[in-house]
RNA sequence: AUGAAUGUUUUCUAGGGUUCCGCAAUUGAUACAAAUUGGUCAGGUCCGAGAGAAAACGCGCGGUUAUACGUGUACACGGAGGGACAAAAGCCCGGGAGGA
Numbered sequence: 001a002u003g004a005a006u007g008u009u010u011u012c013u014a015g016g017g018u019u020c021c022g023c024a025a026u027u028g029a030u031a032c033a034a035a036u037u038g039g040u041c042a043g044g045u046c047c048g049a050g051a052g053a054a055a056a057c058g059c060g061c062g063g064u065u066a067u068a069c070g071u072g073u074a075c076a077c078g079g080a081g082g083g084a085c086a087a088a089a090g091c092c093c094g095g096g097a098g099g100a
Base pairs, nucleotide, nucleotide: 007057008056009055010054011053012052015047016046020044021043022041023038024037025036026035027034058073059072060071061070062069075095077098081093082092083091
């Protein structure tokens, strides 16, 4: 320097904020309502892990005439800053910079 998949997806969780719902306060109405503010409101919707969990598929090896089937899919410390969506975050930049 090049090649090869430290593969892809789904569900959930740690975590996250506040567009919507709910809740609370104020105004107002009380015929139906409605408006403003609040995430230092436990919540629902929502976002959500390379280094978290589970599963399915895929891939490698073995096996079989071919299926079935078995087995493996390792290791992993990490700023600051910036970005998106309403906004924020273990999301993305990023298995980055850096470190061992």
Molecule: Guanidine-I riboswitch aptamer
Organism: Oceanobacillus halophilus